[in-house]
Predicted 3D model of a 350-nucleotide part of an RNA (small-subunit ribosomal RNA, central domain) from an uncultured bacterium. Its Rfam family is "Bacterial small subunit ribosomal RNA".
Context: one part of a larger RNA
RNA sequence: CUGGGUGUAAAGGGCGUGUAGGCGGGUUGUCAAGUCAGAUGUGAAAUCCCGGGGCUCAACUCCGGAACUGCAUCUGAAACUGAUGAUCUUGAGUACUGUAGAGGAAAGUGGAAUUCCUAGUGUAGCGGUGAAAUGCGUAGAUAUUAGGAAGAACACCAGUGGCGAAGGCGGCUUACUGGACAUUUACUGACGCUGAGGCACGAAAGCGUGGGGAGCAAACAGGAUUAGAUACCCUGGCAGUCCACGCUGUAAACGAUGGUUACUAGGUGUAGGGGGUAUCGACUCCCUCUGUGCCGCAGUUAACACAAUAAGUAAUCCACCUGGGGAGUACGACCGCAAGGUUGAAACUC
Numbered sequence: 001c002u003g004g005g006u007g008u009a010a011a012g013g014g015c016g017u018g019u020a021g022g023c024g025g026g027u028u029g030u031c032a033a034g035u036c037a038g039a040u041g042u043g044a045a046a047u048c049c050c051g052g053g054g055c056u057c058a059a060c061u062c063c064g065g066a067a068c069u070g071c072a073u074c075u076g077a078a079a080c081u082g083a084u085g086a087u088c089u090u091g092a093g094u095a096c097u098g099u100a101g102a103g104g105a106a107a108g109u110g111g112a113a114u115u116c117c118u119a120g121u122g123u124a125g126c127g128g129u130g131a132a133a134u135g136c137g138u139a140g141a142u143a144u145u146a147g148g149a150a151g152a153a154c155a156c157c158a159g160u161g162g163c164g165a166a167g168g169c170g171g172c173u174u175a176c177u178g179g180a181c182a183u184u185u186a187c188u189g190a191c192g193c194u195g196a197g198g199c200a201c202g203a204a205a206g207c208g209u210g211g212g213g214a215g216c217a218a219a220c221a222g223g224a225u226u227a228g229a230u231a232c233c234c235u236g237g238c239a240g241u242c243c244a245c246g247c248u249g250u251a252a253a254c255g256a257u258g259g260u261u262a263c264u265a266g267g268u269g270u271a272g273g274g275g276g277u278a279u280c281g282a283c284u285c286c287c288u289c290u291g292u293g294c295c296g297c298a299g300u301u302a303a304c305a306c307a308a309u310a311a312g313u314a315a316u317c318c319a320c321c322u323g324g325g326g327a328g329u330a331c332g333a334c335c336g337c338a339a340g341g342u343u344g345a346a347a348c349u350c
Stems, first nucleotide, its partner, number of pairs: 003322004007304002012318001014201001016199002021194003025088007033081002035077008049065006091191001092188004097182003103177002106174004110154001114150008125136002162169002206247006215241002220236004258317006266295011299306002323350003332343004
């Protein structure tokens, strides 16, 4: 390389958008690039293969044949691929009418709790633990009542519920805005799928500048525990956590399962629609589309398990794997303010 693979053995890119490229629905006309058939030329000799001959055999060698699976030109075929013209509506999209939603970003606002401050009541403890101590408290704490301030997070509702491409999103209100779903028509007429590079987004931590700082809390200090205790437990506590703008670009970024399309028993929940049945009406029952769970047949699987949300049966495009360690290291390159990230070996060794 081929082949075989990628839920858990090595292996799905964190996620989208989209360029080149690859692949692509029905009918019909034309062309003939691919494709197929025939012909001609060429494809040196030697070698290889087959049949004979010569050295006593063989290696070796000589003769003949086949072959050289290729290339070029000409003629022809038109099913398939391709090119081009016409046409269609099922794929895709647009419009109309509705629906649900923690989808996004901005402004405003609410109550509970916590801490702090002030004042009142009140007195000797509080706090904390396995037990304690450090700590706080007669300069009046803890508890309790009233008032005030601040920041952060939104109990119940809450649900293998919803929304989002993923990361993620949860008090309430307002205006702005993206997507999805359902129904029936109408319209466009293959406009599609995937996607190397590129571009955008991307938890937490971290970085820069300026704010903010209640609670929590790496580091740090003290008290315990212990043989020790640079920990687990306790008392404190700076960064950080929050906001604005900019950077970083990584995670067990997980469903450890790439995207799209088609097909392949059922059963049962749940969320959002639609139709029918029923009824005065709400329920009920049946069918159906989209999502989200559980169980389960065939089939698959090394097993576990998966099973219409496939890990089944096929098609297509991308990414990735190829024994363990060395190593996601070194070097180089690119990116970054830095931390570091991306790409990514070898010697050696088992």
About this RNA:
Its mean pLDDT, the model's own confidence on a scale to 100, is 87.